This is a predicted complex of two RNAs, RNase P RNA and transfer RNA, with 473 nucleotides together. Rfam match: Bacterial RNase P class A. Rfam links the family to the GO terms dimeric ribonuclease P complex, ribonuclease P activity and tRNA processing. It is annotated as a ribozyme.
RNA sequence: UGGGUGGCGUGGAUGAUCGCGGGACGGUCGCGAGACCGGCUCGAGGAAAGUCCGGGCUCCACAGGGCGGCGUGCCGGCUAACGGCCGGUCGGGGCAACCCGAAGGAAAGUGCCACAGAGAACAGACCGCCAGCGGCCUCGAAAGGGGAGCGGGCAAGGGUGAAACGGUGGGGUAAGAGCCCACCGCGCCUCCGGUGACGGGGGCGGCACGGCAAACCCCACGCGGAGCAAGGUCGAAUAAGGAGAUGAUCCGGGGCGAAAGUCCCGGUGAAGGGUGGCCCGUCCGGUAUCUCCGGGUAGACCGCACGAUCCGUCCGGUAACGGGCGGACCAGAGGAAUGAUCGUCUCGGCCCCGCGAGGGGCUAGACAAAACCCGGCUUACAGCGCCACCUGGGGU
RNA sequence: GGGCCACUAGCUCAGGCGGUUAGAGCGCGGUCCUGAUAAGACCGAGGUCUGUGGUUCGAGUCCACAGUGGCCCACCA
Numbered sequence: 001u002g003g004g005u006g007g008c009g010u011g012g013a014u015g016a017u018c019g020c021g022g023g024a025c026g027g028u029c030g031c032g033a034g035a036c037c038g039g040c041u042c043g044a045g046g047a048a049a050g051u052c053c054g055g056g057c058u059c060c061a062c063a064g065g066g067c068g069g070c071g072u073g074c075c076g077g078c079u080a081a082c083g084g085c086c087g088g089u090c091g092g093g094g095c096a097a098c099c100c101g102a103a104g105g106a107a108a109g110u111g112c113c114a115c116a117g118a119g120a121a122c123a124g125a126c127c128g129c130c131a132g133c134g135g136c137c138u139c140g141a142a143a144g145g146g147g148a149g150c151g152g153g154c155a156a157g158g159g160u161g162a163a164a165c166g167g168u169g170g171g172g173u174a175a176g177a178g179c180c181c182a183c184c185g186c187g188c189c190u191c192c193g194g195u196g197a198c199g200g201g202g203g204c205g206g207c208a209c210g211g212c213a214a215a216c217c218c219c220a221c222g223c224g225g226a227g228c229a230a231g232g233u234c235g236a237a238u239a240a241g242g243a244g245a246u247g248a249u250c251c252g253g254g255g256c257g258a259a260a261g262u263c264c265c266g267g268u269g270a271a272g273g274g275u276g277g278c279c280c281g282u283c284c285g286g287u288a289u290c291u292c293c294g295g296g297u298a299g300a301c302c303g304c305a306c307g308a309u310c311c312g313u314c315c316g317g318u319a320a321c322g323g324g325c326g327g328a329c330c331a332g333a334g335g336a337a338u339g340a341u342c343g344u345c346u347c348g349g350c351c352c353c354g355c356g357a358g359g360g361g362c363u364a365g366a367c368a369a370a371a372c373c374c375g376g377c378u379u380a381c382a383g384c385g386c387c388a389c390c391u392g393g394g395g396u
Numbered sequence: 397g398g399g400c401c402a403c404u405a406g407c408u409c410a411g412g413c414g415g416u417u418a419g420a421g422c423g424c425g426g427u428c429c430u431g432a433u434a435a436g437a438c439c440g441a442g443g444u445c446u447g448u449g450g451u452u453c454g455a456g457u458c459c460a461c462a463g464u465g466g467c468c469c470a471c472c473a
Base pairs, nucleotide, nucleotide: 001392002391003390004389005388006387007386008385009384010383012345013344014343015342016341017340018339020043021042022041023040025038026037027036028035029034045367049378050377052376053375054374055373056372057227058226059225060224064280065279066278067277069223070222071221072220073219074088075087076086077085078084089103090101091100092099093098104218105217109216110215111212112211113210126158127157128154129153130152132150133149136147137146138145139144166184167183168182169181170180171179185207186205187204188203189202190201191200192199193198231302232301233300234299241293242292243291244290245289246288250267251266252265253264254263255262256261272284273283274282275281295472296471297470309328310327311326312325313324314323315322316321347365348363349362350361351360352359353358397469398468399467400466401465402464403463406422407421408420409419415453424440425439426438427437428436446462447461448460449459450458
């Protein structure tokens, strides 16, 4: 100095004036509710986004079991939890830094593998290779060669395909073939290292076991449902509105009654209903619940911002992360404020002048806007800056 | 804010558990019929299956992410 890889940071600063939302004050007026005025203080993001995961919180006739369903899927750790993160293993890519991987099981079972091709899953012979046979055709003086035919052997080579039933090399053979051998791959057994995924070594087996599970499925683990429009308190208004469905039976007590009976209370709990789908279990089982139609309101407060919070520092850990100490308080309302103008400065960009150093002018310039709150992932993003590493070239 | 669903021709929809070339109706274009039009008959064009990536030999179909559009919800008695 060129190219590249990984990880971060930032997302204009500042002053004045006017304005907007929240908070706590002060003053004036008012019996009060409150109204007006004044200054003070706080006021978007790294993604506030998509709503793709996970949790807190709240409610639900308890949430318990089985089946079903959904999700996750190498190993170990972190965490409130996760499909996230950290560290490692294996596979793939790259000269490398490094990057990527939905990465359990295909010898549990079922299914699929179009077209092409001889044959597509306990396969198969189109071309081919190879000896044999006996008459034939042909070349040749002959020996013999070539061709067609017959019934066989083979799977090396060609060809088809995404994929052809181990690969490479050698031996062997009529030609061949794990037929035999070496190495590699694969499987089984075993030893060593590792918490483990897995790695390394030794022995045995001539090969059995193609691919697809983001096909069904099997295995392991996890999951009750709904969501702040959850939910609670108060208030206002309307028609405490209409239609439909559902109180079996038995027991105890009490009232009325001469009795039959009837009414009330408590229990039992059938039909029925809730428990996300089914079964069991469980709960409800009447001024009650559910469905439909119709009506009213568009209010206040709580939930609601002190929290798995942020900053600094120390300790443990390779790290994710955990712990100690000190400090800080940091939007919040609702259909919703966080804005506008004018200066100054600074980072870039564009234009002009100049050989150049430089000078002048214009321009705040990306994605985007909190809505109960957190941890992640994913997606969008102008420009600028920093750190570490890899690989070229040049100089000393 | 929260929950859910759908994207295939200009429009409305098919496409069973992946298989070669994606269909139908209406609409559009042409020809015939008619004096002319409508109706009718015949023929034809028109699709990167919303986009990007992945699984697979192969994706409209399976999976992930993104984009666009649509639907539902509160409280009271």